The RNA shown here (c-di-GMP-I riboswitch aptamer) has 76 nucleotides and comes from a Deltaproteobacteria bacterium. The organism belongs to Myxococcia, within Bacteria. The sequence was found by an Rfam model in a public genome assembly. Its mean pLDDT, the model's own confidence on a scale to 100, is 83.

RNA sequence: UUUUGAUAAAGCCAAAUUCCGAGUGAUCGGGAGACGGAAAGCCACGGGUCUUAAAUAAGAUAGCCGGGUUGCCUAA
Repeated sequence: UUUUGAUAAAGCCAAAUUCCGAGUGAUCGGGAGACGGAAAGCCACGGGUCUUAAAUAAGAUAGCCGGGUUGCCUAA
């Protein structure tokens, strides 16, 4: 540097549900929780999906897929 991903090891994240809060909404922040995850870290660039108070617009989703970028452990 490239590739692999165990039932190993050190750690990490946290779906549904629920409580509090923000937002018209998709959805988001925090507590509890754990379905899962080897990038479920980060970036709305392409596609998809979704929302809106109408909209040739403005948003949401990185746990829908692709892409970009950074990185732990492990084995070759």